[in-house]
RNA sequence: UCGUGCUAGGCGGGGAGCUAGCGGUGCCCUGAACCCGAAAUCCGCUUACGCGGGGCCGAAUUCCUCCUCUGAGAGCCGGUGCUCCUUGGAACUGUCAGGACCAAGUGGCGCAGAAGAUUGGGUCCUGCGCGGCAGGAGCCCGUGAACCCCGUCAGGUCCGAGAGGAAGCAGCGGUAAGCGGUCUCUCCUGGGUGCCGCAGGGCAACCUGGUCGGAGCCGGCUGGUCUUGAUAAGCCACCGGACCCGGUUCGAAGGGAGGUGCACGA
Numbered sequence: 001u002c003g004u005g006c007u008a009g010g011c012g013g014g015g016a017g018c019u020a021g022c023g024g025u026g027c028c029c030u031g032a033a034c035c036c037g038a039a040a041u042c043c044g045c046u047u048a049c050g051c052g053g054g055g056c057c058g059a060a061u062u063c064c065u066c067c068u069c070u071g072a073g074a075g076c077c078g079g080u081g082c083u084c085c086u087u088g089g090a091a092c093u094g095u096c097a098g099g100a101c102c103a104a105g106u107g108g109c110g111c112a113g114a115a116g117a118u119u120g121g122g123u124c125c126u127g128c129g130c131g132g133c134a135g136g137a138g139c140c141c142g143u144g145a146a147c148c149c150c151g152u153c154a155g156g157u158c159c160g161a162g163a164g165g166a167a168g169c170a171g172c173g174g175u176a177a178g179c180g181g182u183c184u185c186u187c188c189u190g191g192g193u194g195c196c197g198c199a200g201g202g203c204a205a206c207c208u209g210g211u212c213g214g215a216g217c218c219g220g221c222u223g224g225u226c227u228u229g230a231u232a233a234g235c236c237a238c239c240g241g242a243c244c245c246g247g248u249u250c251g252a253a254g255g256g257a258g259g260u261g262c263a264c265g266a
Base pairs, nucleotide, nucleotide: 001266002265003264004263005262006261009057010056011055012030013029014028015027020046021045022044023043024042034054035053036052037051063259064258065257067256068255069254070253073250074249075248076247077246078245079244081243083242084241085240087237088236089235092234093233094231095230096229097228098227099226100225101224102223104222105221106220107218108217109216116212117211118210119209120208121207122206123205124201125200126199127198128197129196130194131193133190134189135188136187137186138185140181141180142179143178149174150173151172152171157166158165159164
C1' cells in the first nucleotide's frame, strides 16, 4: 500500500416552548435523511443528546473537532420608515350645515323719482250709538184640574107642614201653574259680532297716501371675511402589533483545515 472480517461510530440537525434540568412526541426552520411500537390526563432519563424491537453502512464523499469562513431561521434588546392596523383627540387643512357682515361679479327695484326727513290714514286698545246673531222674558194662539179651582149645575141628597132654601157629582163653559207653538212687535242679557258711524288713546313694527329731497337701494345666486356646530380624509397623541433597520444570543446547511482503531493474509 492492497484485500478480507470486525469494532468505535453513523443512518439527520437546529430554534422557540414545556421542564428543576436533559432528550423525545406536538409547533417552526433547514432540506432529503432506514423500518415498526407507545408518548400532553404526556413519555424516557439525571449530567444526560431519548425508550423498546428489527435492519443497513462502517474507518471515510459518509465518523469526530466545541478550529475557521459564509450563513436559512428563531429568541431578546433598541430604533425608526412616521409604512400599515387598533384606540382616542379636534389646534390646523379639507368637506358639509346654520348665522352675521361686505357689496367685487351677476340679478332685481329706481329720474314715470332711490336713500333719508317730515306728515296723514290703516293694522292695535277703550267707550258709546246703530245693525246683525244667539239666549231669556213679555205679548199672542192652542192645550191644560176625577175630588181638595170658578160659574151654571139635570138627576139624586139634605132642611122645612108648605112656600121655599142649602150643599153639590156627572155634563157644559172658563181659568192657574205647566206644556206646546207663533215669531210681527216690546224689554233684558251676551260676543272670537259688522268692508257701519262717533269720540278718546296708542304709534315699536309693518302697509299705504301727501310734501321736501335728488341717486341710490335690495341682498336671490356666485365670491370674500368672521363665527357656531358636525365629520374625521389629511393631521396630532399614546399603547400594542405587523413589516423594516441595527445590535446581541443560539444556529440548520455549505466551503476550508485537522484527527481516527483491531485481527488475519498478500